[in-house]
Molecule: transfer RNA
Organism: Rivularia sp. PCC 7116
RNA sequence: CGGAAGUUAGCUCAUCGGCAGAGCAAUAGACUCAUAAUCUAUCGGUAGCAGGUUCGAUUCCUGCACUUUCAA
Numbered sequence: 001c002g003g004a005a006g007u008u009a010g011c012u013c014a015u016c017g018g019c020a021g022a023g024c025a026a027u028a029g030a031c032u033c034a035u036a037a038u039c040u041a042u043c044g045g046u047a048g049c050a051g052g053u054u055c056g057a058u059u060c061c062u063g064c065a066c067u068u069u070c071a072a
Stems, first nucleotide, its partner, number of pairs: 002070006010024004018055001026042005048064005
């Protein structure tokens, strides 16, 4: 320098254009003599940034930033 993949909750990841979710973590409660385990609830998001397409974008397109990777 050129190509590919990726960026969504504290972490790991879903979500094939129509209200953004799960597991783990955290907090509170139930259970227990107590702790753990288990169960219930709650908390936590500008979906990397900026534009475009669309009635409507996490999703499609473009540019940029960053991470990983391949080739030279």